Description: Large-subunit ribosomal RNA, domain VI from Candidatus Woesearchaeota archaeon UBA153, 247 nucleotides, folded computationally. Its mean pLDDT, the model's own confidence on a scale to 100, is 80.
Context: one part of a larger RNA
RNA sequence: UGUUACAUGUCUGAGGGGAAGGAUCGCUUAGUACGAGAGGAACGGCGAAUCGACGCCUCUGGUCGACGGGUUAUCCGGCAGGGUAUGCCCGGCAGCUACGCGUUACGGGGAUAAGCGCUGAAAGCAUCUAAGCGCGAAGCCCUCCUCGAAAAGAGACAUGAGGACUCCCGCACAAGACGGGGUUGAUGGGACAGGGGUGUACGCACCAAGCUUCGGCGAGGUGUUCAGCCCGCUGUUACCAAUCGUC
Numbered sequence: 001u002g003u004u005a006c007a008u009g010u011c012u013g014a015g016g017g018g019a020a021g022g023a024u025c026g027c028u029u030a031g032u033a034c035g036a037g038a039g040g041a042a043c044g045g046c047g048a049a050u051c052g053a054c055g056c057c058u059c060u061g062g063u064c065g066a067c068g069g070g071u072u073a074u075c076c077g078g079c080a081g082g083g084u085a086u087g088c089c090c091g092g093c094a095g096c097u098a099c100g101c102g103u104u105a106c107g108g109g110g111a112u113a114a115g116c117g118c119u120g121a122a123a124g125c126a127u128c129u130a131a132g133c134g135c136g137a138a139g140c141c142c143u144c145c146u147c148g149a150a151a152a153g154a155g156a157c158a159u160g161a162g163g164a165c166u167c168c169c170g171c172a173c174a175a176g177a178c179g180g181g182g183u184u185g186a187u188g189g190g191a192c193a194g195g196g197g198u199g200u201a202c203g204c205a206c207c208a209a210g211c212u213u214c215g216g217c218g219a220g221g222u223g224u225u226c227a228g229c230c231c232g233c234u235g236u237u238a239c240c241a242a243u244c245g246u247c
C1' cells in the first nucleotide's frame, strides 16, 4: 500500500517451522522363560547419571569501569578533598549469566517400508497379487509447541466512537515498534523511611616506638563510630517535570 467506511478486541487456520528429545547404566521382572547341563533372556515397572532443548536467578559461582575501602608514583604548596597512570589490589547490591536451579510427558489415531498373511485366478493344482482385503517400524501424517488473513477465493464474530503527533518514562528497544503515565496524576527526578554494599569517615581528645633547638614533633593505635560514603531495589510524599497545544 492492498483487502472499499473507521477503530479495538476475540477467533478460524490455507500454509510454514520444530528433534525436543537422544542414547546409557543400575534394581526388578529372574537365576524365571529356554536348556541335559554349562549357561541364560525379554515385554513391563522403578530409579540414576549424561548429552541436547526450553525457562529462571531463590541458592552456589562468575562478572559487576554503579559503588565502598586499601595502596604505589606524580600533580593541585601542606591538611582535607581530588586529578592522572583507561595504575594495582580487597570486597560488592541490582542486572546479565553457568559452573547454579526447574521442566523435558506418556500414550493414541491414520497411511505405509521390509516382512507376514486372507481370499484368488491366469495355469481345474499351487500361489500374499494379477482384481480385492488385512497386519506391520524409533521412520511419514496427525495428536503437542510455534508463526500464520497479502490465504487476491485477501476470512468470521463481537463491541464501539475515536486515533495519531507532541510531553514524562521503562519490566521494551538498532530505527520503527511494544508497554505505562500525563494534575480526576505516584510516570520519571528529588526528599524521607525501609532494605542493601563497603567497613569504622573528617575533626577533636587520649595513648605512643622514638626524635628534639626542651618549645614541641611523631608512624600508628583507642574513643567519639555497626561510623562515613553510596545504591539501577521497595514504600511514602505533588517539592520539580509531564504545561500549553496540533492534525
Stems, first nucleotide, its partner, number of pairs: 006160006015147004021051002024048005034039001052104005060098004067091005072085005093232001107143004115135004163247003167181004187241003190237005195231004203224005210217002